[in-house]
RNA sequence: AAUCGUUCAUGGCAAACCUGCCGAAAGGCAGCGACGCAAAGCUUAGGGUCUAAGGUCCGCAGACGGACUACGACAGCCUGGCCGCCGAA
Numbered sequence: 001a002a003u004c005g006u007u008c009a010u011g012g013c014a015a016a017c018c019u020g021c022c023g024a025a026a027g028g029c030a031g032c033g034a035c036g037c038a039a040a041g042c043u044u045a046g047g048g049u050c051u052a053a054g055g056u057c058c059g060c061a062g063a064c065g066g067a068c069u070a071c072g073a074c075a076g077c078c079u080g081g082c083c084g085c086c087g088a089a
Stems, first nucleotide, its partner, number of pairs: 004087002012037002018031005035076001041082003045079003048074003054069006
């Protein structure tokens, strides 16, 4: 230094539930709380998944309904990229 890691040290993050706010929704932020995590740190580049406001099309006399669609999301789904603590208890 690379790989690797159930065990050490100092520390870190925080699922679900609940509350508030934002959002059309998916979801996000904050608080509470710990299911878990050695990258559960960062990054939507590839795949996957979720949502469908807007748009397109269809039905309808209309109100409205349906289908498709990401320019919206998820890094705690996988892969890739960047960076990082400990170092055999």
The prediction has a mean pLDDT of 89. Predicted 3D model of an 89-nucleotide RNA (c-di-GMP-I riboswitch aptamer) from Paenibacillus sp. A3. Lineage of the source: Bacteria > Bacilli > Caryophanales > Paenibacillaceae > Paenibacillus.